[in-house]
Predicted 3D model of a 115-nucleotide RNA (SAM riboswitch aptamer (S box leader)) from Mucilaginibacter mallensis. Its mean pLDDT, the model's own confidence on a scale to 100, is 83. The model forms 97% of the base pairs in the Rfam consensus. The organism belongs to Mucilaginibacter, within Bacteria. The RNAcentral record of the sequence draws on Rfam and Ribocentre.
Order: sequence, then structure tokens, then C1' cells
RNA sequence: UACUUAUCCAGAAAGACAGAGGGAAAGGCCCUAUGACGUCUUAGCAACCUGUACCUGCUUAUAUUAGCAAGUAAAAGGUGCUAAUUCCUGCUCCGGAAACGGAGACAGAUAAGAA
Repeated sequence: UACUUAUCCAGAAAGACAGAGGGAAAGGCCCUAUGACGUCUUAGCAACCUGUACCUGCUUAUAUUAGCAAGUAAAAGGUGCUAAUUCCUGCUCCGGAAACGGAGACAGAUAAGAA
């Protein structure tokens, strides 16, 4: 970097440094010198992966054990995240006179896998 699968209406911020744009991109709408964005430190959220404990089922076995899978708990390790639903919309379909509402796709983000 592209691919596959899953998730994305929940949750969680202080300090220091620095000094102008930032929220992916277009439009909108927001955040921002009362210091945003970013970096670092500390703290926190969550439970995707690994590991741990408990429990259930299946397989093997005389049995203990072992393996696999589902669930629950905690949060040790690997990531991630801590303004706004992925901030909203666009494209398609459905409902509606419209405003608007609903579903899906595209794009994006994160994790795990595989190249």
C1' cells in the first nucleotide's frame, strides 16, 4: 500500500510545550488567541486481539487431564480512543404534496487476519 472479516446513535481529560489554523476530502455547520490542531506526561474509556479466572456444551479418554466453541468477570500485555452519531449531507431505494423520516451503498476510522 491494496485485500478479507467485524464494529462505528454508548463511553472517557487534566497539566506542560508550542503558537494558527482545525474538524479526511466538497458543501454545510461547528471548534479555535478565554490558545484550538499537534507533541509529551499523567489519568481515564472501551473490550478488537493475547493471556487469566469461572461456567456451559462438544470431542478424546476408565478417569484425571487435554483440545475446540459459546457466555460471564476483571483489565495484566498489544492496539485504539477521550468536542459534536464517522458532526451532518451527497449516491440508490422506500414513505411523504413538501418539510422531513427510514433502509442500504460509497468513502473513512479502528481491530484481527492474510499478501